[in-house]
The RNA shown here (transfer RNA) has 77 nucleotides and comes from a Bacillota bacterium.
Its Rfam family is "tRNA".
RNAcentral holds the sequence, with entries from ENA.
């Protein structure tokens, strides 16, 4: 330099032929239960769906372009 993926809740990750309140483990806080803790239940909190534009009546989903991250080919040494 080329190419292919991923980028969602503090962390590991679904997800959706674009449709009207964005999810699950697990941490996180409060209750319950104990004598106390632990495991268990519940209830809650927490998101600019990476970042810019485009198409669309509507985008987290579809295009593009940037930005980080991994693979793989090349190149230079």
């Nucleotide at each position: 330099g080329g190419g292919c993926g991923g980028c969602u809740a503090g962390c590991u990750c679904a997800g959706u032929u674009g449709g009207u309140u964005a999810g699950a483990g697990u941490g996180c806080a409060g209750c319950g239960u104990u004598g106390a803790c632990a495991u268990c239940g519940c209830u809650g909190a927490g998101g600019u769906c990476a970042c810019u534009g485009g198409u669309u009546c509507g985008a987290u989903u579809c295009c593009a372009g940037u930005g980080c991250c991994g693979c793989c080919c090349a190149c230079c040494a």